Model confidence (mean pLDDT): 86 of 100. This is a predicted structure of a 495-nucleotide part of an RNA (small-subunit ribosomal RNA, 5' domain) from a Patescibacteria group bacterium. It matches the Rfam family "Bacterial small subunit ribosomal RNA". NCBI's taxonomy places the organism under Bacteria, Bacteria candidate phyla.
Context: one part of a larger RNA
RNA sequence: GGGUGAACGCUGGCGGCAUGUCUAAGGCAUGCAAGUCGAACGUUCUUCGCAAGAAGAGCGUGGCAAACGGGAGAGUAACACAUUGGUAAUCUACCUUUAUCUUGGGCAUAACCCGGAGAAAUCUGGGACAAUUCCCAAUAGUCAUGGGGGGACAUAAGUCAUUCCCAUGUAAAGUUCCGACGGAUAAAGAGGAGCCUAUGGCCCAUCAGCUAGUUGGUAGGGUAAUGGCCUACCAAGGCUACGACGGGUAGCAGGUGUGAGAGCAUGACCUGCCCCACUGGGACUGAGACACUGCCCAGACUCCUACGGGAGGCUGCAGUCAAGAAUCUUCCUCAAUGGACGAAAGUCUGAAGGAGCAAUGCCGCGUGAUCGAUGAAGCCCCUCGGGGUGUAAAGAUCUUUUAUCAGGGACGAAUUAUUGACGGUACCUGAAGAAUAAGUCACUGCUAACUUCGUGCCAGCAGCAGCGGUAAUACGAAGGUGGCAAGCGUUACCC
Numbered sequence: 001g002g003g004u005g006a007a008c009g010c011u012g013g014c015g016g017c018a019u020g021u022c023u024a025a026g027g028c029a030u031g032c033a034a035g036u037c038g039a040a041c042g043u044u045c046u047u048c049g050c051a052a053g054a055a056g057a058g059c060g061u062g063g064c065a066a067a068c069g070g071g072a073g074a075g076u077a078a079c080a081c082a083u084u085g086g087u088a089a090u091c092u093a094c095c096u097u098u099a100u101c102u103u104g105g106g107c108a109u110a111a112c113c114c115g116g117a118g119a120a121a122u123c124u125g126g127g128a129c130a131a132u133u134c135c136c137a138a139u140a141g142u143c144a145u146g147g148g149g150g151g152a153c154a155u156a157a158g159u160c161a162u163u164c165c166c167a168u169g170u171a172a173a174g175u176u177c178c179g180a181c182g183g184a185u186a187a188a189g190a191g192g193a194g195c196c197u198a199u200g201g202c203c204c205a206u207c208a209g210c211u212a213g214u215u216g217g218u219a220g221g222g223u224a225a226u227g228g229c230c231u232a233c234c235a236a237g238g239c240u241a242c243g244a245c246g247g248g249u250a251g252c253a254g255g256u257g258u259g260a261g262a263g264c265a266u267g268a269c270c271u272g273c274c275c276c277a278c279u280g281g282g283a284c285u286g287a288g289a290c291a292c293u294g295c296c297c298a299g300a301c302u303c304c305u306a307c308g309g310g311a312g313g314c315u316g317c318a319g320u321c322a323a324g325a326a327u328c329u330u331c332c333u334c335a336a337u338g339g340a341c342g343a344a345a346g347u348c349u350g351a352a353g354g355a356g357c358a359a360u361g362c363c364g365c366g367u368g369a370u371c372g373a374u375g376a377a378g379c380c381c382c383u384c385g386g387g388g389u390g391u392a393a394a395g396a397u398c399u400u401u402u403a404u405c406a407g408g409g410a411c412g413a414a415u416u417a418u419u420g421a422c423g424g425u426a427c428c429u430g431a432a433g434a435a436u437a438a439g440u441c442a443c444u445g446c447u448a449a450c451u452u453c454g455u456g457c458c459a460g461c462a463g464c465a466g467c468g469g470u471a472a473u474a475c476g477a478a479g480g481u482g483g484c485a486a487g488c489g490u491u492a493c494c495c
Stems, first nucleotide, its partner, number of pairs: 001495004006491005013365006019358002021323001026321003030318003035064003040061009071276001073274001081200003085196003090193003095189008103137004112127006143169008151160003174181002202248003209239003214236008251273004255266004278299005301312004329355001331354003337351001338349004368398004378389004404431005412422001439484005444465003450479005460467002
């Protein structure tokens, strides 16, 4: 000098765009943050109607979603991340493409009804009934499993992306407003995911030896899949000064700050990946989780209780307490973008879009312009002659950015029509009037800027050198001056 998610002191006019618990991954009142589908199904009720029927609301079964989106960085020194390859060792719902099918039966069950238990949470017995729920059967191979033959490679074990044959096994679901929407099997694609490999990136040697599933093999289990991933048996290996093992610290990267660069420091916001969801463990469902607002167990904590037993998890958005130098509204809307579901209308969406608060930062604008005296007053200094503040003020002429008031008034809407939270906002026009708007730090040297008074090694200053003990340009005040400016200075940290 530059920088900051800053804080503190003094001060503070406006706008745009950003940013805003860095500390206690401490505890949380309250509300909301994941539902949707009646064009899968049963059933109850309401409204209109004489009826037929129409519209709507609820309960449950079923389907899809809830593994996304949002938050945090505790853990992790690791294939966690980045880059590079591999998967002949793999999976993939929804979407797209291609091909072929969509036949026939059956048993249950929730809501509901009738009982029972309980303070509650909730549990339980009996009965009835539906489906795109579940089960059985048929049909099928480019599917799966097993067996066999040929071929290529190979010393062998064996491998193969090749080809043929046989056996066995497994499919489907309907709705319909007749337009369509679905369902099953196989193959391919796209996107997604798993696993493996090489290389790279912290500190401590005052951590030097570490290791029994340890290293390898065989067999088996397990997985979508390789593998000590797991088990049995066999062998005795494996790692290490090119730093094993141990300890400390830490999410990683794109990037960011600084610097001429090399480098050093850093990882807020935004993007990708990883990881976590009160703490620890576990599996279930599912294409996908070992699942933030699912389940089970244990623990701590909080709450309810009729003492028998139950309920909960803001590191979602707001908000609250605590901690701290320190960090915001219990706001509006689904109008746009995107997501889930739905044929659609649409519903849901604290994602998102917006508004609010904060000079926290960056950028822009303003606080007036021109003229105006050998120069008012006041204040300060003085050698008492004068000098400074100073064209500064007053005064004259002008302007109206901005603020205020009044009138008009969007784009963002994709769409012919309807649809805008923001917002009567931005913007435009007009009105009146200089009107509504300047501080802060410094002035001994470094370092731009000086006098007077007060004080008297006191009170105090100070980044370093150092000032102050009676003439202090260094303390305090005043006048003056210098720097920056809606900011200025201090502190902390990085280069």